[in-house]
RNA sequence: UGCCGAAUCCUUGGCUAGGUGCCGAGGACCGGGGGACCCAAGUUGUUGGGGCGAACCUCGUGGUCAAGCCGCGAGGAGCGCAGGCUCUUUCAGCGCUAGCCCGUCAGCUAACCCCGGAGGCCGACGAAAGAGA
Numbered sequence: 001u002g003c004c005g006a007a008u009c010c011u012u013g014g015c016u017a018g019g020u021g022c023c024g025a026g027g028a029c030c031g032g033g034g035g036a037c038c039c040a041a042g043u044u045g046u047u048g049g050g051g052c053g054a055a056c057c058u059c060g061u062g063g064u065c066a067a068g069c070c071g072c073g074a075g076g077a078g079c080g081c082a083g084g085c086u087c088u089u090u091c092a093g094c095g096c097u098a099g100c101c102c103g104u105c106a107g108c109u110a111a112c113c114c115c116g117g118a119g120g121c122c123g124a125c126g127a128a129a130g131a132g133a
Base pairs, nucleotide, nucleotide: 002121003120004119008028009027010026011025012024013023014022015021029117030116031115032114033113034112039107048105049102050101051100052099056076057075058074059073060072061071062070063069077097078096079095080094081093085132086131087130088129089128090127091126
């Protein structure tokens, strides 16, 4: 200077005489969950069930006799990146398909209620079309 992601901006109180900092409060905006009628579904059973997130499916194969789990390969599907002002689309290229949470419980869902605004990263690498600023 940029990237993934909702994860940004503003005001204010106390600790304090002041700085750094720490602990709170409120607002805007962004994001998520719960929650009627109607609709949908029959649901549950330790084979629980559900949520955030792109992070899933199928086949083959090895570790095992097998289930489960783990690894490898192929295909499908999803997501991210770079002529660097932004957005959308196509082709080609590169990369990812994790992790965490609720706690036996939750379909959709107006009113209403609740919660989050973190963390982690990099080195040059394309070709077209359209719209906006």